[in-house]
Predicted 3D model of a 77-nucleotide RNA (transfer RNA) from a Candidatus Limnocylindria bacterium. Its Rfam family is "tRNA". The family's RNA type in Rfam is transfer RNA. RNAcentral records the identical sequence in 2 taxa. Model confidence (mean pLDDT): 81 of 100.

RNA sequence: GUCCCCGUAGCUCAGUGGAUCAGAGCAGCGGUUUUCUAAACCGCCGGUCGCAGGUUCGAAUCCUGCCGGGGACGCCA
Numbered sequence: 001g002u003c004c005c006c007g008u009a010g011c012u013c014a015g016u017g018g019a020u021c022a023g024a025g026c027a028g029c030g031g032u033u034u035u036c037u038a039a040a041c042c043g044c045c046g047g048u049c050g051c052a053g054g055u056u057c058g059a060a061u062c063c064u065g066c067c068g069g070g071g072a073c074g075c076c077a
Base pairs, nucleotide, nucleotide: 001073002072003071004070005069006068007067010026011025012024013023028044029043030042031041032040050066051065052064053063054062
């Protein structure tokens, strides 16, 4: 330098045939239960989907550029 994969909640990930309210588990907070703790159960909180632009009536999803992480291949001497 070229190509490929990944980036979604504090963490691990799903969703990527364009329209379902952006979701699950864990963590956190509150409650029930218990003599207390743990466990169990119930509820809540938490994201404008890496950034910017474009296409579209409509984008996490399609296109372009950039940033970050990982991998493959090459060039020079």